[in-house]
RNA sequence: CCUCCUGUAGCUCAACGGUAGAGCACGCGGCUGUAGCCCGCGGUGUUCCCAGUUCGAUUCUGGGCAGGGGGA
Numbered sequence: 001c002c003u004c005c006u007g008u009a010g011c012u013c014a015a016c017g018g019u020a021g022a023g024c025a026c027g028c029g030g031c032u033g034u035a036g037c038c039c040g041c042g043g044u045g046u047u048c049c050c051a052g053u054u055c056g057a058u059u060c061u062g063g064g065c066a067g068g069g070g071g072a
Base pairs, nucleotide, nucleotide: 001071002070003069004068005067006066007065010024011023012022013021018055026042027041028040029039030038048064049063050062051061052060
């Protein structure tokens, strides 16, 4: 320098262009002498950034940033 992949909740990951979810963790309550286990309830988020396409973008297009793989 070229090329490909990835970027979404605290962590690991989902989401045919149509109100962004799961597990773990966390908070509240129940249970218990206390705690844990167990049970019930709760999503806690500027979907990396800036533009574009579209009635509508996590998703498609362009550029940038970060991490990783390959090549020169």
Model confidence (mean pLDDT): 81 of 100. This is a predicted structure of a 72-nucleotide RNA (transfer RNA) from a Candidatus Nanoarchaeia archaeon. Its Rfam family is "tRNA". It is annotated as a transfer RNA. Rfam links the family to the GO term triplet codon-amino acid adaptor activity. The RNAcentral record of the sequence draws on ENA.